[in-house]
A computed fold for a 76-nucleotide RNA from a Desulfuromonadaceae bacterium, annotated as c-di-GMP-I riboswitch aptamer. The sequence was found by an Rfam model in a public genome assembly. Rfam family: c-di-GMP-I riboswitch aptamer. Rfam describes the family as follows. GEMM was predicted in a large-scale screen for bacterial structured RNA regulatory elements. The coordinates come from a structure-prediction model, not an experiment, and the mean pLDDT is 87. The source organism's lineage runs through Bacteria, Pseudomonadati, Thermodesulfobacteriota, Desulfuromonadia and Desulfuromonadaceae.
RNA sequence: GACCGAUAAGAGCAAAACCAGAGCAAUCUGGUGACGCAAAGCCACGGGUCCGAGUCAGGACAGCCGGGUUGCCGAA
Numbered sequence: 001g002a003c004c005g006a007u008a009a010g011a012g013c014a015a016a017a018c019c020a021g022a023g024c025a026a027u028c029u030g031g032u033g034a035c036g037c038a039a040a041g042c043c044a045c046g047g048g049u050c051c052g053a054g055u056c057a058g059g060a061c062a063g064c065c066g067g068g069u070u071g072c073c074g075a076a
Base pairs, nucleotide, nucleotide: 004074005073012037013036017032018031019030020029021028022027035063041069042068043067045066046065047064048061049060050059051058
C1' cells in the first nucleotide's frame, strides 16, 4: 500500500411507524423513533423498481444490484 473486516476503540448514519410541511404521485424535508448499516458518504453511468403520462414529455429511489469516486479504525 492492496485485499479484508472483529463480541476492538472512538465517532457516524437511521428502516418501519407516528406528527408537521412540500408534491398529482413515486417520494422528499424537519421532529420523535431504531430495523438495520464498514461506506446506509457522494454520483442516476449500466441494469432494476416505482410514479407520472397513456404507449409521450418528465420525475423518484444511492437502505435493490453493479460501476465510479472520496473517506475513519486496524485484530485475524
Of the family's consensus pairs, 94% are formed in the model.